The prediction has a mean pLDDT of 88.
The part of an RNA shown here (small-subunit ribosomal RNA, central domain) has 347 nucleotides and comes from an uncultured bacterium.
It matches the Rfam family "Bacterial small subunit ribosomal RNA".

Context: one part of a larger RNA
RNA sequence: UUGGGUGUAAAGGGCAUGUAGGCGCCCCGUUAAGUUUUCGGUGAAAUCCUUUCGCUUAACGGAAGAACUGCCGAGAAAACUGUCGGGGUUGAGUGCAGAAGAGGAGAGCGGAAUUUCCGGUGUAAGGGUGAAAUCUGUAGAUAUCGGAAGGAACGCUAGUGGCGAAGGCGACUCUCUGGGCUGCAACUGACGCUGAAAUGCGAAAGCUAGGGGAGCAAACAGGAUUAGAUACCCUGGUAGUCCUAGCUGUAAACGAUGGGCACUGGGUGCUGGGAGUAAACCUUUCAGUGCCGUAGCUAACGCGUUAAGUGCCCCACCUGGGGACUACGACCGCAAGGUUGAAACUC
Numbered sequence: 001u002u003g004g005g006u007g008u009a010a011a012g013g014g015c016a017u018g019u020a021g022g023c024g025c026c027c028c029g030u031u032a033a034g035u036u037u038u039c040g041g042u043g044a045a046a047u048c049c050u051u052u053c054g055c056u057u058a059a060c061g062g063a064a065g066a067a068c069u070g071c072c073g074a075g076a077a078a079a080c081u082g083u084c085g086g087g088g089u090u091g092a093g094u095g096c097a098g099a100a101g102a103g104g105a106g107a108g109c110g111g112a113a114u115u116u117c118c119g120g121u122g123u124a125a126g127g128g129u130g131a132a133a134u135c136u137g138u139a140g141a142u143a144u145c146g147g148a149a150g151g152a153a154c155g156c157u158a159g160u161g162g163c164g165a166a167g168g169c170g171a172c173u174c175u176c177u178g179g180g181c182u183g184c185a186a187c188u189g190a191c192g193c194u195g196a197a198a199u200g201c202g203a204a205a206g207c208u209a210g211g212g213g214a215g216c217a218a219a220c221a222g223g224a225u226u227a228g229a230u231a232c233c234c235u236g237g238u239a240g241u242c243c244u245a246g247c248u249g250u251a252a253a254c255g256a257u258g259g260g261c262a263c264u265g266g267g268u269g270c271u272g273g274g275a276g277u278a279a280a281c282c283u284u285u286c287a288g289u290g291c292c293g294u295a296g297c298u299a300a301c302g303c304g305u306u307a308a309g310u311g312c313c314c315c316a317c318c319u320g321g322g323g324a325c326u327a328c329g330a331c332c333g334c335a336a337g338g339u340u341g342a343a344a345c346u347c
Stems, first nucleotide, its partner, number of pairs: 003319004007301002012315001014201004021194003025088005031082001033081002035077008049065006091191001092188003095184004103177006110154001115149007125136002162169002206247006215241002220236004258314006266292011296303002320347003329340004
């Protein structure tokens, strides 16, 4: 390489938009590039293969044939792929009518709690632990009542509930705004799927500048524990956590399961719609989200209409362990570092 694979053995890109490319619905006609077929030319010789002959045999050699799976030209066919033209509506999209939602951005605003400060009451403890101590307190703490300031997070509702492509999103109100779902079938008429590169988004931590700083808390200090204790426990405590503008671009970024379409028994919950006359019930139909399981699949575990089943299309990735999420080079970054990514050697 041909293959065989990618939930857990190596292997799905963190996620999306989308360029090139690859692949692509139904009907009619056209063409003949691909395709099939016929004929002709060419495809050197040797080699290989078949038959036969010659050296005593074989190796070896001679002769004939076949083959040289290819290329070129001409003719024919027109199903399929392609081209061109026309038509269609089920794929896709638009419109109209509904309903749901922690989807996003900005502004405003609310209560509980912690902390600090001020004032009142009040007196000797408080705090902490396995037990203690460091620590706070007669300069009046802890407790309790009233008031004020400030920052951060939003209890209950809350739910294998909802929304989002993923990361993720949870008090309330307003403004702006994205997407999906259901129903109708009015409009467009294949406008589709995937997607190397590219671009954008991307938890936490970290970085730059300026703010902010209540609580928590790497580092650090002290007290304990211990043989030791650079820890676990306790008392403190700075970056940080928060906001604005930029950077970083990584995670067990997980469903460890790429995206799309189609097909293949059921049962039982939940969420949002619709239909059957309606309230309830019941039946049914879409979209989503769980559990259990048939066939089938799987090394097993398990998966099982939300497939890891059966097929097709496109992308990404894997090919023994270590060395090595490394070195070198390149690109990116302020840095930290990131992306790409070997070899020697060794088992």

The full RNA is in RNAcentral, with records from ENA and SILVA.